Small-subunit ribosomal RNA from a Candidatus Hodarchaeales archaeon, 1491 nucleotides, folded computationally.
RNA sequence: AUACCGGUUGAUUGUGCCGGAGCACACUGCUAUUGGAUUAGGGCUAAGUCAUGCAAGUCAACGGAGGCUUGCCUCCGUGGCGUAGAACUCCGUAACGCGUAGAGAAUCCACCCCAUAGCGGGGCAUACCCUCGGGAAACUGAGGAUAAUUCCCCAUAACUAAUUCUGGCUGGAAUGCGGUUUUAGUGAAAGCGGGCCUUCGGGUAGCGCUAUAGGACGACUCUGCGUCGGAUUAGCUAGACGGUGGGGUAAUGGCCCACCGUGGCUAGGAUCCGUAGGGGCCAUGAGAGUGGUGACCCCGAGUGGGCAACUGAGACAAGGUGCCCUGUCCCACGGGAUACAGCAGGCGCGAAAAUUGACCAAUGCGCGAAAGCGUGAGUCAGCUAAUCCAAGUGCCAUCCUCACGGGUGGCUUUUCUCGAGAGUAGUCAUCUCAAGGAAUAAGGAGAGGACAAGACCGGUGCCAGCCCCCGCGGUAAAACCGGCUCUUCGAGUGGUGUGCGUGUUUACUGGGCGUAAAGCUUCCGUAGGCGGACUAAUAAAUUCCGGCUCAAAAACCUGGUCUUAAGUCAGGUCUCGGCCGGGAGACUGCUAGUCUUGAGAGCGGAAGAGGUUGUCGGUACAAUCGGAGUAAGGGUGAAAUCUUGUAAUCCCGAUUGGACCACCGAUGGCGAAGGCAGACGACUGGGACGCGUCUGACGCUGAUGGAAGAAAGCUAGGGUAGCGAGCCGGAUUAGAUACCCGGGUAGUCCUAGCUGUAAACGAUGCCGGCUAAGUGUUCGGAGAGCGGACUUGAUCUAGCUUUUCGAGUGCCGUAGCUAACGCGUUAAGCCGGCCGCCUGGGAAGUACGGUCGCAAGACUGAAACUUAAACAAAUUGACGGGAAAUCACCAGAAUCCGUGGAGCCUGCGGUUUAAUUGGACUCAACCCCCGGAAUCUCACCAGGGCCGACAAUGUGAUGAUAAGUCAGGCUGAUGACCUUACUUGAGCAUUGAGAGGAGGUGCAUGGCCGUCUGUAGCUCGUGGUGUGAACUGUCAACUUAAGUGUUGCAACGAGCGAGACCUUAUCCGCUAAUUGCCAGCGAGAUCCUUCGGGAUCGUUCGGGUACAUUAGCGGGAUUGCCGGCGAGAAGUCGGAUGAAAGCAAGGCAACGGCAGGUCAGUAUGCCCCGAAUGCCCUGGGCUACACGUGGGCUACAAUGGUCCGAACAAUGCGUUCUCCGAACCCGAAAGGGCCAGGUAAUCGUAGAAAUCGGAUCUCAGUUGGGAUCGAGGGCUGAAACUCGCCCUCGUGAACGUGGAAUGGAUAGUAAUCGCCGGUCAACAGCCGGCGGUGAAUACCUCCCUGGUUUUUGUACACACCGCCCGUCGCACCAUGCGAGGCGGUUAUGUCUGAGGCGACAGUCUCGUGCCGUUGUCGAAGGUGUGGCUGCUGAGUAGGGUGAAGUCGUAACAAGGUAGCUGUAGGGGAACCUGCAGCUGGAUCACCUCCU
Repeated sequence: AUACCGGUUGAUUGUGCCGGAGCACACUGCUAUUGGAUUAGGGCUAAGUCAUGCAAGUCAACGGAGGCUUGCCUCCGUGGCGUAGAACUCCGUAACGCGUAGAGAAUCCACCCCAUAGCGGGGCAUACCCUCGGGAAACUGAGGAUAAUUCCCCAUAACUAAUUCUGGCUGGAAUGCGGUUUUAGUGAAAGCGGGCCUUCGGGUAGCGCUAUAGGACGACUCUGCGUCGGAUUAGCUAGACGGUGGGGUAAUGGCCCACCGUGGCUAGGAUCCGUAGGGGCCAUGAGAGUGGUGACCCCGAGUGGGCAACUGAGACAAGGUGCCCUGUCCCACGGGAUACAGCAGGCGCGAAAAUUGACCAAUGCGCGAAAGCGUGAGUCAGCUAAUCCAAGUGCCAUCCUCACGGGUGGCUUUUCUCGAGAGUAGUCAUCUCAAGGAAUAAGGAGAGGACAAGACCGGUGCCAGCCCCCGCGGUAAAACCGGCUCUUCGAGUGGUGUGCGUGUUUACUGGGCGUAAAGCUUCCGUAGGCGGACUAAUAAAUUCCGGCUCAAAAACCUGGUCUUAAGUCAGGUCUCGGCCGGGAGACUGCUAGUCUUGAGAGCGGAAGAGGUUGUCGGUACAAUCGGAGUAAGGGUGAAAUCUUGUAAUCCCGAUUGGACCACCGAUGGCGAAGGCAGACGACUGGGACGCGUCUGACGCUGAUGGAAGAAAGCUAGGGUAGCGAGCCGGAUUAGAUACCCGGGUAGUCCUAGCUGUAAACGAUGCCGGCUAAGUGUUCGGAGAGCGGACUUGAUCUAGCUUUUCGAGUGCCGUAGCUAACGCGUUAAGCCGGCCGCCUGGGAAGUACGGUCGCAAGACUGAAACUUAAACAAAUUGACGGGAAAUCACCAGAAUCCGUGGAGCCUGCGGUUUAAUUGGACUCAACCCCCGGAAUCUCACCAGGGCCGACAAUGUGAUGAUAAGUCAGGCUGAUGACCUUACUUGAGCAUUGAGAGGAGGUGCAUGGCCGUCUGUAGCUCGUGGUGUGAACUGUCAACUUAAGUGUUGCAACGAGCGAGACCUUAUCCGCUAAUUGCCAGCGAGAUCCUUCGGGAUCGUUCGGGUACAUUAGCGGGAUUGCCGGCGAGAAGUCGGAUGAAAGCAAGGCAACGGCAGGUCAGUAUGCCCCGAAUGCCCUGGGCUACACGUGGGCUACAAUGGUCCGAACAAUGCGUUCUCCGAACCCGAAAGGGCCAGGUAAUCGUAGAAAUCGGAUCUCAGUUGGGAUCGAGGGCUGAAACUCGCCCUCGUGAACGUGGAAUGGAUAGUAAUCGCCGGUCAACAGCCGGCGGUGAAUACCUCCCUGGUUUUUGUACACACCGCCCGUCGCACCAUGCGAGGCGGUUAUGUCUGAGGCGACAGUCUCGUGCCGUUGUCGAAGGUGUGGCUGCUGAGUAGGGUGAAGUCGUAACAAGGUAGCUGUAGGGGAACCUGCAGCUGGAUCACCUCCU
């Protein structure tokens, strides 16, 4: 002490990246009471430039000037020491620069310390000063005088070189240090003394000076190891590497020079390019790491850019000098001054950073004997939300309040204000004391998820905006803006950028590569890495022990001290690393020796499309020739181009030619891979098996390198039968640069070369070891049996069977592994060795550069920019121009009748119109909105009029511009308005706000409805399987109308739906009886009569309730019975029974979908209109009419029309503003008149029609058909002109059975016939019911249409009306190329050349001064030629991105020609075609193998 979360999907698992939460640093927004601490504060950009002040002086050595208090002070100069430190910065530098460990036997060291010895003699100058000059200034010249611890000479010590001797010392080693002899050379010193003493001459303490030796401090040089990125930088180097001898330095050395040699560095990365001060340390992290290193400390380097030396112990010195360059300033134009990367401060640059403060009191440094002086080092203060730490912004009671909070009363005084003292150099802080007063003190960000906190209000309306990611916003925004409330942190809190972490997303710890990114096409092999068994030795590596080191600070531990803390102080300590010494000896290494199991060799008999090469053969094909033969052939989905009367195709024979090699043939064989197939021969490579004869680890892997390498392609030369890119025709098509067809060139073949790539795949690198079984097959060996041979055996082995061993090649499968699929002794399991490769998608295998190639191109191989995903496997659906099964008269088949043609009716579209109001558009809009609109309806158009509850304000009995009215005008009409004149008596106007709205939104809704559904499905609980989404159940067989049932099965059960249920219909029973009914009974009426009676009657009356009917309750039907089939099942077929027989008809009708329809039925959110989009009136329109279309009606006729006569229904309906209306009368009819009855089983509507009987018509545009038009009449209604219905007469259109196509129907059904109701004043060709007559044909199938289920593929999930590719067009962005242009940097040639060093000559005031010549080094500049690099560039190329552009449809399903790879050609484009390859192809069939 290691944590996850959001985002790819309909959902899942994985891979993988993007984002979030943490810490740190810089800047920044809003806000802010106080204090402490710290190594915070112009580091990042401009090592840009600087006004002004300050940042280095000091001193009993000496001389002088001035002043006085007469022995002191101040000033100037000479002299000494210091000014090489400190301070600041990070340009340069990839280096012995830094770090660490060493070396100096190759070195120096002022001041300081210790020790020894010494400080004798003599001399020449000079500053300040005085006098006189030059100059604008800076400064400078001449003359005169003078001192010293200034300078010079002599002496001594000392030193240097050579030399003689040395058994001296240290040490690993003398070249070092000593001693000694001689010679030569060089050659030290300085005094002061102010204190004390004094004989005033001086002496002395003390300070100083010289030499030598040692120490300390500091500096210098050398070495091992470590120290960024790039190989699209692979070769670099001429003082370069070494030697000899010199020069130079404090000192080694090519540091420099002369000569000699030709070396040196480099894949363990030289050279070149880019970047960069290094370290201690710092951030982060569990750590390993990764990133940083400004501030503090150490080291280095630099002081505007360069060069150079001087002085000095020390510099190549910037608060020193000279010169060149650059900038600035002064100038009298002659010449000068200056360089803040010191402290403050200014400008500039920028996102970015403080006062022109105080003091030397402390710490330190310089000088001084000291006092002291100096010190922008330093210590303090000021400023800044730099960081860390600490404190506060109140507490109690009570009242109000949902809460937040507020009011009142009281308490306290940290803090604050003021005062006094201590504190400090001084101020501040701080401490102590006194007084006052809750007073002086809270914000930032957020509230959709991740992520803590709003389903609050208002605004906005894909706008404005938000958003790190996902995503919000298109009128009800928990996501924008504001308010309220809440959350979180809090003197802070957010944002932006960067670093680490999260990231095991670079994997050492600690990842991967079959399909997600990733195994080189294959092999050989160099370096390197790794390596069998045994023995001995060693100790490189390893490990242990000891010593030294790894500065301080930091970090950690312990303790102290500031009230605490942060901090600070003291002590201790670690990790890692390095060096030295010692020990151990297992493993690794090295050395020596041995072994045989790895590897190799040998021998033996077998196998094989292994390779190269030669010879021989075979069928087919094509052409040609000959024969025979006649009209077509060929080709396709169908055709055509094409061949053919110059005889094709077809048949027979022959010749020639090139390519190829059927059957055998096989998940058979061989080869490293590519690949290899007629037969035979020659040469030749490799493997397996057996033997266990030989060598003795000789091995494995393999960067760089080398070889081999399908097809296509290239070069040269041949060859060319077939096939066949390009090309030419024919088709197809909207087009068809394709798919199909006819031709056909390169090519395919051979020889010699080149190329070097493929889905070169097992998408699986090579080698070795270990880890269950089973079953095929190939080769070799062994055993047994059979067979065979002979020499008959202890023999041999063509062959067959079987067991077994080794090797190869398949399938299945355990453990294990994997995200899953799958792999599984041929591993994708468990281990070891080595190599290659990967790190989100795209841009892109592209650009640039390089290498190779004849070219095509190959290999190597980025970035800018862009993007939140891309991807793998599996799941559920949906879909398929995939497969299988099954079902259905809104499917087919069989049958019947229609529609589509005509006329008319009606709806819709379109057009027209002032308006022709709206809605509905495949099934599932279109006689639909019960929608048959004359006004109304009404929503539309034209014109006219009317209307504001309530509130506020104004006005109003002095009369409301309110209301009413005669007449006239205006007008379609109106006291609506106008003119004129009167009447009445409380409102009116404006602003808000309402009423009302068939105004908008059916995509805000409720409700209702349609449709999938004329279907049989939709789910759950428990259990089981899978990491999971999910699966199982719900599957299979049989069966059903049915997920209806039976049986089986890791399932067992259950729910909704289906069924059951309800209604109606058929049969029976019971109950009931008026208005129904009338069998029997009694009356009555009429008629007949043989008078006995009979018949009839619109039940008229009594009566009855049998029948019928009505309407209530029950019964009945369940595959119950028999037979066949079936599994002894479910069920099915047939039969019996029955009124009815296995679904009688209808209602109800699942989970859900279709943003299906309706705001115009009502309801309703929001929006809008509000004196008009409200209300009323008049008229018009919805009825228009070139057309198109849906649904109907009537027909086209004889199964008919017309006339006459006759018959049989059922459901219904009917009078609260007036209904149904009989009978009778009138009329030709429609209709009218007059009225009975009926609020209804009572009366009425009400004559049903098809049908039946008879008559007529006689196949014709008719006696079919009735449209259209004319005339007359009637009804309703204010009103029939636009625009109603009916009657009569006249007129008499199309139409002779309907193309493609299409609708309905399986029995009381279709067809046909009428009736009733709805609407309704009037109008039914419509709709809803009702009954009459009443068929034909299946009882089968999955072919069409569609549904359900299973399976398969998928790049779809808004689900194929899906997804998606490329060109072209437009806009923006970055990039490549580009005639060039402008810079930077570097190399090199040449010219000029400041200055330095050296040599020589000259000259003088002798200073090694001045001048000249020459050699050498050489900054800087000019010019020329190259390399690298940056900016820019007309134009050009591809790329990326961008709600609705153009062309096509390439891919995903068999994607409609399977797709993809390599290559080549072609084409607007996706693409097409050829050749070879792959399966990462669906479907069907066959073969083989396995279970």

Its mean pLDDT, the model's own confidence on a scale to 100, is 80. It matches the Rfam family "Archaeal small subunit ribosomal RNA". For this family Rfam cites "Crystal structure of the ribosome at 5.5 A resolution" (Yusupov et al., Science, 2001). NCBI's taxonomy places the organism under Archaea, Promethearchaeati, Candidatus Hodarchaeota, Candidatus Hodarchaeia, Candidatus Hodarchaeales.